[in-house]
RNA sequence: CCAUGUAAAAAGCAAAACUAGCGAAAGUUAGUGACGCAAAACUAUAGGGCCUUCGUAAGAUGGUAGCCAGUUGCCGUU
Numbered sequence: 001c002c003a004u005g006u007a008a009a010a011a012g013c014a015a016a017a018c019u020a021g022c023g024a025a026a027g028u029u030a031g032u033g034a035c036g037c038a039a040a041a042c043u044a045u046a047g048g049g050c051c052u053u054c055g056u057a058a059g060a061u062g063g064u065a066g067c068c069a070g071u072u073g074c075c076g077u078u
Stems, first nucleotide, its partner, number of pairs: 003077003012037002017032006035066001041071003047068002049064003054059001
């Protein structure tokens, strides 16, 4: 540097649900909580997909990174 996550160690994140706030909704923030995660870190102004509102349709001006993707990166192994 490339590939990789069987085993180990250290550290980290936190689904559903419930409570409270925000929002037209999707959803989001905080707390409790742990289904899981080797990028479940960051990016929605740049690509595809999906969700929501309105709409005959086309189509976001709203969301989603825990769908793919892009960028960066810890530990071990080969």
The RNA shown here (c-di-GMP-I riboswitch aptamer) has 78 nucleotides and comes from a Mycoplasmatota bacterium. The sequence was found by an Rfam model in a public genome assembly. Its Rfam family is "c-di-GMP-I riboswitch aptamer". Rfam links the family to the GO term cyclic-di-GMP binding.